This is a predicted structure of a 442-nucleotide part of an RNA (small-subunit ribosomal RNA, 3' major domain) from Larix kaempferi. Rfam family: Bacterial small subunit ribosomal RNA.
[in-house]
Context: one part of a larger RNA
RNA sequence: UGACAGGGGCCCACACAAGCGGUGGAUCAUGUGGUUCAAUUCGAUGCAAAGCAAAGAACCUUAAUAGGGAUUUCCAUGUUGUGAAUCCUCCCGAAAGAGAGGAGUUCCUUCGGGAACACAGACACAUGUGGUGCAUGGUUGUCGUCAGCUCAUGCCGUAAGGUGUUGGGUUAAGUCUUGCAACAAGGGGAACCCUGAACAGACUAUCGGUGAUAAGCCGAAGGAAGUUGAGGAUGACGUCAAGUCAUCAUGCCCCUUACGCCCUGGGAGACACACAUGCUACAAUGGUCGGGACAAAGGGUCGCGACCCUGCGAGGGAAAUCUAACCUCAAAAACACGGCCUCAAUUUGUAUUGCAGGUUGCAACUCGCCUGCAUGAAGCCAGAAUCGCUAGUAAUCACCAGUCAGCCAUACGGCGUUGAAUCCGUUCCUGGGCCUUGUACA
Numbered sequence: 001u002g003a004c005a006g007g008g009g010c011c012c013a014c015a016c017a018a019g020c021g022g023u024g025g026a027u028c029a030u031g032u033g034g035u036u037c038a039a040u041u042c043g044a045u046g047c048a049a050a051g052c053a054a055a056g057a058a059c060c061u062u063a064a065u066a067g068g069g070a071u072u073u074c075c076a077u078g079u080u081g082u083g084a085a086u087c088c089u090c091c092c093g094a095a096a097g098a099g100a101g102g103a104g105u106u107c108c109u110u111c112g113g114g115a116a117c118a119c120a121g122a123c124a125c126a127u128g129u130g131g132u133g134c135a136u137g138g139u140u141g142u143c144g145u146c147a148g149c150u151c152a153u154g155c156c157g158u159a160a161g162g163u164g165u166u167g168g169g170u171u172a173a174g175u176c177u178u179g180c181a182a183c184a185a186g187g188g189g190a191a192c193c194c195u196g197a198a199c200a201g202a203c204u205a206u207c208g209g210u211g212a213u214a215a216g217c218c219g220a221a222g223g224a225a226g227u228u229g230a231g232g233a234u235g236a237c238g239u240c241a242a243g244u245c246a247u248c249a250u251g252c253c254c255c256u257u258a259c260g261c262c263c264u265g266g267g268a269g270a271c272a273c274a275c276a277u278g279c280u281a282c283a284a285u286g287g288u289c290g291g292g293a294c295a296a297a298g299g300g301u302c303g304c305g306a307c308c309c310u311g312c313g314a315g316g317g318a319a320a321u322c323u324a325a326c327c328u329c330a331a332a333a334a335c336a337c338g339g340c341c342u343c344a345a346u347u348u349g350u351a352u353u354g355c356a357g358g359u360u361g362c363a364a365c366u367c368g369c370c371u372g373c374a375u376g377a378a379g380c381c382a383g384a385a386u387c388g389c390u391a392g393u394a395a396u397c398a399c400c401a402g403u404c405a406g407c408c409a410u411a412c413g414g415c416g417u418u419g420a421a422u423c424c425g426u427u428c429c430u431g432g433g434c435c436u437u438g439u440a441c442a
Stems, first nucleotide, its partner, number of pairs: 001442002003439003007436007015426002019389005026280001028278006034271002043052001065265005077124002079121005086103005092097001106115003128254001130253003136249002138244003141240001143238001149186002153182001154163003167178003193232003203226001206220005269408001286341005292335001298329003303322001308317003348379001353374007395418001397416001399414002
C1' cells in the first nucleotide's frame, strides 16, 4: 500500500421490512446431469451454465454413428497434354460413384498462338467443426450504470509510498460548496444521442422557511410536466489465467488413399431417476352457450389472400384487390348483457390412448403440425426453502414479428387492453461505496 475481521462510524440498493403475485407439491413442454447406446456430435457448470450458443435437428442443417464410395481431391495457384462448352441414351446401384454409346464444335488472331470452360497425368499443395481460450487477436459476461480510477509539477518521507482524492456540509454522482501544502489536468459521472419533424415550454426560474450571506434541502404557487419529468442507448481503471481456437482470424502441435471429401440409413427425440426454466390447472371473482363493444405495433409479390361456393372442422375450390395510411393477414381477448351449471373430482381439469381425416414436403415409421368423435390420469392451493416487482409498475388479457416448405413456440423479441397494494423505517439478512482501528496475511 492492499486484502481480511461473527471491529467501529457514515451512506446506498426491491437488500430487509410493508405489500402483491409466483417457484418448490400435480400433468405437460423445453434445457441439463446421470444412465443407456453403434452414435446418443460439440461447447456453456455458483451468483455470472442449464427455453444458454440454437432467430426454428424428418432429408439438408450435422460437426457424432453403421455401411457404400472416390484419392491432387468441394475449392485456390503453378506445369504438361487433349478437347470448346454442353446435351442425350443405356447399364450396375439405396444413393454417391463406376462403366458404355451417341450428338455437338465458341470467341480473338500477327496463324506461332491466346481467352474462357472441361477432362486427364505427375507433383508442389489443397483440406481438417482435429488439440491447446493456460500461446493469442477480436468479441462477450461479471462486480456495476457502482462512483470510482489516474496523472504533470510542487511539498512530505531514507524508501516502499503519501499528499492532491482527506476534513465541515451537500448530491443520484470524486455532484457542488467551504476549509486545507497543495495547484492544475485526463478517463468515468453529468451533458451531448434516441423514443418525440418544427416552434414554445422546465431553468430550483418565482415566493416562503432553513442553512454559513455558500452549495443545497423542505414547502407552496402557477403549470401538460417540478426538481437528472419517464424510458432506452451509452458500461471508467481494472477483477475472475471468467467464456469463446465450433462465427471469424491466428502461433505452435497433429492428420494427409485420411482426423480431409461424397452418399444412404439410423442418431442428436433413448429413460429407473435428479435439477433448472416455463405452460396449464386445481374452479363460482368460475365453466359453458348466444348475440354485442373497444386497441397498438407489425408482416405481405417464390407473398398476404378478401367476397362467394363447399365441408361439423382442420381445410378445399375458384378468385378480386394489394409492391400497401389504399388491398390483406385480422377474429382482438379479457369486458359488459342474457340463458344454463350449484360445490361435486363436477358442465372443474385436460394429460394419455383409440379411430377417422386435413395439410406442408421427394419423404411425416423412428420423428411434424392441425381437425373431428370417443377416452377423461394426476391435481381440491402445495414442506423446508426460495424468486420477481415501487406506477401505467406488479398482476391480468389477447395481438404481432423474426427464424421458417412445414413445425414440436408453452420459447424469444416487441405491442397495446384492464389495472392495484405497500414503502413506519434501516435493528437485522445480502451486495456495494467512503473514512477509521487491528492483523502472526501478500